[in-house]
RNA sequence: AGGUUAUCAAGAAAGGUGAAGGGACAGGACCCAUUGAAGCCUUGGCAACCCUCCGUUUUUUGGGAGAAGGUGCUACAUUCUGCCUGAAAAAAGGAAAGAUAACAC
Numbered sequence: 001a002g003g004u005u006a007u008c009a010a011g012a013a014a015g016g017u018g019a020a021g022g023g024a025c026a027g028g029a030c031c032c033a034u035u036g037a038a039g040c041c042u043u044g045g046c047a048a049c050c051c052u053c054c055g056u057u058u059u060u061u062g063g064g065a066g067a068a069g070g071u072g073c074u075a076c077a078u079u080c081u082g083c084c085u086g087a088a089a090a091a092a093g094g095a096a097a098g099a100u101a102a103c104a105c
């Protein structure tokens, strides 16, 4: 620089620093932000992918409990849309891309 699989409409705070942006992506919207954005630091919290224990043996390994460790997250559905189906940026579904985890290389 890339690969595979799974999940993504739930959930979760405050302080310090900082000083103008942020919400991944052209574009279109909408929202947050000097009543202090992003980033960084500290302490909490949420989750349950890895992990630990119990159980299952369905062989395409479903289920339950835990939260020490590895992680991630902690405004708005991955903020909505933007590609395909659809008369329709309707509804609904799918794809692509993205994020996170584990594995492989």
Stems, first nucleotide, its partner, number of pairs: 003103006013043005021032003027081003044074004049070002051066004078097001083094003